The RNA shown here (Bacterial RNase P class A) has 363 nucleotides and comes from a Gammaproteobacteria bacterium. Its Rfam family is "Bacterial RNase P class A". It is annotated as a ribozyme. Rfam's curators write: Ribonuclease P (RNase P) is a ubiquitous endoribonuclease, found in archaea, bacteria and eukarya as well as chloroplasts and mitochondria. Taxonomically the source falls in Gammaproteobacteria (Bacteria, Pseudomonadati, Pseudomonadota). The sequence was found by an Rfam model in a public genome assembly.

[in-house]
C1' cells in the first nucleotide's frame, strides 16, 4: 500500500418556543361518566414497520377417533414454542485462499423424454475401415495349367480395437493373444458385493477378499419408499346498550338433516337449508408485562442453555410525534406500528469497528 471475504454497529445530532396522542399522580366542575378542564412527572414508528411467503403464541368451531384422497419434507448429528435457507459435520461443485452455493431419499418396481449430427442415443448398432472365404481382372514367374503379388472391382462371412458425427458412443493404460479383433486373458487403476478399522451417524480408508463387471442421462418428469400435517382467523372471539316483524313463501323432515377444507366410517344434536322483505351497525374488552429488552458469571466448536441482576419501551381507531429558529455534520436513502413473535424475500443513501486471505513494494 491495494484487492477480497466474513461478522456487528447506526439510521442526522444537539438547543429553544409552539402544537399532537398516551399513561400515572393532584386539582377543580359536573349530566357521577368508558365524563370534561388544568397543572406536574414519564414514555410516543422500522431494520425492514413493506411483501402476506413459512412457522407459532393466542381465540373459536370441539368432547373430536379412524381410514382414503390431498398437501408437506427429503444427507447425519443438535438446536429451537415451532419451521427454516439456524448451528456444527458429510458428499459434491466453484474459488490461488479466506471462503462459497446445494430443489443433497430412490434410475436393478415400472412408465415417459431427450433437437440436430452421427450406422447407432439403451440392453441400441455399421458410415469409413481392418480380416479370412469366392468369383472377376491386371502383373511377374512357368510350355500350358498352376503359383504368387495387388495399386483394382463385385459376392458373402467376422470385427467394433482405429478414424468420424456429437454433450454424451458401451470402463482406461500397458502386455500378452488372434485370421483381424474383443476383459477374450493378465497387471495396474477404476466400479460392484463381504469382512474389518474409526465415527452417535451421514460417511472415511496408502486395508483384505472376492467378482471380468450392472448397459448411460433425466426424478426442479410421471412415479416408488420415509417421516410429518384437524380448519378458520382480531373483520378472531367475550361483553353490555339500544332498535326491530316472535314477519311472509318453498323444500327436505329421524331410512332425513346439520356439526369450519373433499370423501368413507364412527361419534354428537334435533329441526335444516333456501328466497323475500324489516331492524341495528353504538360502546368496552381483547390491546401490550413479552417464548421482553439488557448486564455479568456457567456449560458448550458453534446455534442456543441455565442461574442471578437490572429495566417497561407506542397502543391510534377517517387513525397521534408536525411546525419555526440557531447551531454542528458523515448533507441522510428506502421509508410509518394497527394481536403479538420467530424467519424468509424485495428496496435503499451514507457511516463507523473487528477477524481472516491473496498480491505488490521497503527493511
Nucleotide at each position: 500500500g491495494g484487492a477480497g471475504u466474513c461478522g456487528g454497529c447506526c439510521a442526522g445530532g444537539c438547543a429553544a418556543u409552539c402544537g399532537c396522542g398516551u399513561u400515572u399522580u393532584c386539582g377543580u366542575c359536573c349530566u357521577u361518566g368508558u365524563g370534561a378542564c388544568g397543572a406536574a412527572a414519564g414514555g410516543g414508528a422500522g431494520g425492514a414497520a413493506a411483501g402476506u411467503c413459512c412457522g407459532g403464541g393466542c381465540u373459536c368451531c370441539a368432547c373430536a377417533g379412524g381410514g382414503c384422497a390431498g398437501g408437506g419434507u427429503g444427507c447425519c448429528a443438535g438446536g429451537u414454542a415451532a419451521c427454516c435457507u439456524c448451528u456444527g459435520g458429510g458428499a459434491g461443485g466453484c474459488g490461488u485462499g479466506a471462503g462459497u452455493c446445494u430443489a443433497c431419499g430412490g434410475a436393478a418396481a415400472g412408465u415417459g423424454c431427450a433437437g440436430c449430427a452421427g450406422a447407432a442415443a439403451a440392453u441400441a448398432u455399421a458410415c469409413c475401415g481392418c480380416c479370412c472365404g469366392c468369383c472377376c481382372c491386371a502383373u511377374u514367374a512357368u510350355u500350358a495349367a498352376u503359383a504368387a503379388u495387388g495399386u483394382g472391382g463385385g459376392c458373402a462371412g467376422g470385427u467394433a480395437a482405429g478414424g468420424g458425427u456429437g454433450a454424451a458412443a458401451u470402463g482406461g493404460u500397458g502386455c500378452g493373444g488372434u485370421a483381424a479383433g474383443a476383459g477374450c486373458g493378465c497387471a495396474c487403476c477404476g466400479c460392484g458385493c463381504a469382512a474389518c478399522u474409526g465415527g452417535u451417524a451421514a460417511c472415511a480408508g496408502u486395508u483384505u477378499g472376492u467378482g471380468g463387471c450392472a448397459u448411460g442421462g433425466u426424478a426442479a418428469a410421471c412415479c416408488c419408499c420415509a417421516c410429518c400435517c384437524g380448519g378458520a382467523g382480531c373483520a378472531a372471539g367475550a361483553c353490555c346498550a339500544a332498535a326491530u316483524a316472535g314477519g311472509a313463501a318453498g323444500a327436505c323432515u329421524a331410512u332425513a338433516u346439520c356439526g369450519u377444507g373433499g370423501c368413507c366410517c364412527g361419534c354428537g344434536g334435533u329441526g335444516u337449508c333456501u328466497u323475500c322483505g324489516g331492524g341495528u351497525a353504538g360502546g368496552u374488552c381483547g390491546c401490550u408485562u413479552g417464548a421482553g429488552g439488557u448486564u455479568g458469571u456457567u456449560g458448550g466448536u458453534g446455534a442456543c442453555a441455565a442461574c442471578a441482576g437490572u429495566c417497561c419501551c407506542a397502543g391510534a381507531u377517517g387513525a397521534a410525534u408536525g411546525a419555526u429558529u440557531g447551531c454542528c455534520c458523515a448533507c441522510g436513502a428506502c421509508a410509518g406500528a394497527a394481536c403479538c413473535c420467530g424467519g424468509c424475500u424485495u428496496a435503499c443513501c451514507g457511516g463507523c469497528c473487528g477477524g481472516c486471505u491473496c498480491c505488490c513494494a521497503c527493511u